Model confidence (mean pLDDT): 75 of 100. The RNA shown here (c-di-AMP riboswitch aptamer (ydaO/yuaA leader)) has 163 nucleotides and comes from Caldicellulosiruptor owensensis.

RNA sequence: AAAUCACAAAGGCUGAAUGUCUGAGCAAAUUGUAAAAAUUGCUCAGGCAACGGGAGACCCACUGUAGCCAUAGGGGUGAAUCGGCAAGAAAGAACUUGCCGUAGGGAUAGCCUUCUUGUCCCGAACCCGUCAGCUAAUCCCGUAAGCCUCAAGAAGGGAGUUU
Numbered sequence: 001a002a003a004u005c006a007c008a009a010a011g012g013c014u015g016a017a018u019g020u021c022u023g024a025g026c027a028a029a030u031u032g033u034a035a036a037a038a039u040u041g042c043u044c045a046g047g048c049a050a051c052g053g054g055a056g057a058c059c060c061a062c063u064g065u066a067g068c069c070a071u072a073g074g075g076g077u078g079a080a081u082c083g084g085c086a087a088g089a090a091a092g093a094a095c096u097u098g099c100c101g102u103a104g105g106g107a108u109a110g111c112c113u114u115c116u117u118g119u120c121c122c123g124a125a126c127c128c129g130u131c132a133g134c135u136a137a138u139c140c141c142g143u144a145a146g147c148c149u150c151a152a153g154a155a156g157g158g159a160g161u162u163u
Base pairs, nucleotide, nucleotide: 011148012147013146014145018049019048020047021046022045023044024043025042026041027040029039030038031037050143051142052141053140054139055138060133066071073131074128075127076126077125082101083100084099085098086097087096088095104122105121106120107119108118110150111157112156113155114154115153116152117151
């Protein structure tokens, strides 16, 4: 000097997963007292707001399909659905693995939003338990988890500074 790794701060991404109040406890720092107490932070409990989801009338909709047989239930959150090929297993249309596509979804920031081109990614997982179409009133639930990208062009809006 360079590279790698770790930590902290700032900034940012997927996602509904954010803000705030009260009480109790804990920790350190600041203010302060004779002692206290207060402020900041974290955890737990209970609220409010905001965001997200589910159940749930009239009306409306639906009231079936494949198959020789064995057989294949149905639904919810989510972008995550639908195929082809190969292999396994196998009674099997169901299941598992890999590859290639695909409906659909995300990023590519440096004030915000939108559009365009290019590029890079995702295209999962879980839950209910035989049951739920839509759905006013009403009722119930969640506010987690995981990460670190950066190439351009155009339009509109906003903030600051200077004159």
The organism belongs to Caldicellulosiruptor, within Bacteria. The model forms 96% of the base pairs in the Rfam consensus.